Predicted 3D model of a 477-nucleotide part of an RNA (small-subunit ribosomal RNA, 3' major domain) from a metagenome. The prediction has a mean pLDDT of 84. RNAcentral holds the full RNA, with entries from SILVA.
Context: one part of a larger RNA
RNA sequence: UGACGGGGACCCGCACAAGCGGUGGAUUAUGUGGAUUAAUUCGAUGCAACGCGAAAAACCUUACCUACCCUUGACAUGUACGGAACUUGCCAGAGAUGGCUUGGUGCUCGAAAGAGAACCGUAACACAGGUGCUGCAUGGCUGUCGUCAGCUCGUGUCGUGAGAUGUUGGGUUAAGUCCCGCAACGAGCGCAACCCUUGUCAUUAAUUGCCAUCAUUCAGUUGGGCACUUUAAUGAGACUGCCGGUGAUAAACCGGAGGAAGGUGGGGAUGACGUCAAGUCCUCAUGGCCCUUAUGGGUAGGGCUUCACACGUAAUACAAUGGUCGGUACAGAGGGUUGCCAACCCGCGAGGGGGAGCUAAUCUCAGAAAGCCGAUCGUAGUCCGGAUUGGAGUCUGCAACUCGACUCCAUGAAGUCGGAAUCGCUAGUAAUCGCGGAUCAGCAUGUCGCGGUGAAUACGUUCCCGGGUCUUGUACA
Repeated sequence: UGACGGGGACCCGCACAAGCGGUGGAUUAUGUGGAUUAAUUCGAUGCAACGCGAAAAACCUUACCUACCCUUGACAUGUACGGAACUUGCCAGAGAUGGCUUGGUGCUCGAAAGAGAACCGUAACACAGGUGCUGCAUGGCUGUCGUCAGCUCGUGUCGUGAGAUGUUGGGUUAAGUCCCGCAACGAGCGCAACCCUUGUCAUUAAUUGCCAUCAUUCAGUUGGGCACUUUAAUGAGACUGCCGGUGAUAAACCGGAGGAAGGUGGGGAUGACGUCAAGUCCUCAUGGCCCUUAUGGGUAGGGCUUCACACGUAAUACAAUGGUCGGUACAGAGGGUUGCCAACCCGCGAGGGGGAGCUAAUCUCAGAAAGCCGAUCGUAGUCCGGAUUGGAGUCUGCAACUCGACUCCAUGAAGUCGGAAUCGCUAGUAAUCGCGGAUCAGCAUGUCGCGGUGAAUACGUUCCCGGGUCUUGUACA
């Protein structure tokens, strides 16, 4: 100087407390451990691994296993020789591949011979190739402490020196934020602001959007209009600016006015010096090592989907604030030409037929659901719950056996609110309800977004956890 303390002081955080809803019990989904296996590819392992890499494992993916094949190789550059490229059909085979066969001559230069470019084949060698090892050789990227308020430097001063000072102190703040004081005076990386979005208004603009007034219609449908809504560009607006009080006359805090918004308005992006030899050699790049008729390459089939068990994360429930049936209302944000697919017809339905429109404020996915209005059920393993299984189908796709999703009929399991323990959340939040996107032929209870309805509680900081500042002790570095 740090680190640590079941030392001290001060402060903060859904850290506790106050509340609301869960997990832990059930079934299913998914990941992991373990076991199994020819293989169940590999990685991730306290917080910070476990719906994680994987924003899609039937084949492919695919790295694993088995079998069958190739050896200058699936891919790159160079040399020599031959042929343009390309293409038709047949046979063998699980296919890769092997054998036979049909057509066919192009482009540039040149009078021609020929040469060249591109592509294909053959040969030999330099080499290719490796998701092989080492993340404890590395770059890059990422997690974490933590969006915590810290981490440092120059000069000066103090100290023999390591170092100290500044950065401590008195106040204050979300903040090393600001003020005052001070052997310090300044500065840098962080904080804040600048950026995006949302909340108010104005100006400009008015189609595909909108409709107050005037006509018109089944319908903003048409004429008309751009006032309103909205869209999208530019501005305005909030700064403790104003008033009162407290305070050291400071910084600031408390209350108020005006205002759409008030003290960082809400949300996001943004992550200092560093820590964990944290994670990743399987994104990529890369040192070293290793393989080179194989640890490289191709193909078919299988596996990653197994299952006495254990754990994590979720979905659905156990019901009446509910289930079922009928009627009826209101979103936002997105996607769409190998696509989204309307009207209409067929089917109980998944879906099929059909073909209008749309490269989209125009057409379409698209019915929002909870809600509201009625009816029924009457506390029951039930008109709750839907697992499982049997049967019949639909769709995608060469192909749904291993191993897809969905529909209909039948079946109707566990489950009556969950021990010890444990998680999230402070407001348009929790809870609850549906909708969309990426991936994608097909496949979502995952994930990323979107809106609808919409709470309760916070006395307080004694305690648990994590963090910050000062101080103290130390057989620690």